[in-house]
Parts: sequence; structure tokens; C1' cells
RNA sequence: UCCGAUAAAAGCAAACCUGAAGCGAUUCAGGGACGCAAAGCCACGGAUCCCAACGGGACCGCCGGGCCGCCGAA
Repeated sequence: UCCGAUAAAAGCAAACCUGAAGCGAUUCAGGGACGCAAAGCCACGGAUCCCAACGGGACCGCCGGGCCGCCGAA
């Protein structure tokens, strides 16, 4: 570096509920766990979604790409 185990120590948190923000997609906080070897970060490309639509926005737990990262069996 590749790779990913009935390993070890950690981590994250779907749906749903409550509160708040937003025109909205959705986001934040709390609860809660469907799952995740990057379910960490980036909106760079595509897809999808929203709007007040020459454009702007959402989303990385949809796909691809980039950067960083725990452990060490086969």
C1' cells in the first nucleotide's frame, strides 16, 4: 500500500416520535436503532428532490471521484 476477520478497542445512527428553523426540499437538538470498514469530510461529475426558477438551493446512509482516518487475521 492492497485487503477486510465470528478479532479487539472505539465510532456513527435509518425509520419513527418530540421541539425548533425554513416558501420548500430539508436541517439542527433530544429520544430511538435499520444498518454502516469509512454511514468521516468535500457539492467536483451524474442521479433524485425543492423554489420566490435567465437562476438559486437540498442531498455524500444514491452512484462515481477527491482528501483524511482505527485495528491487523487470512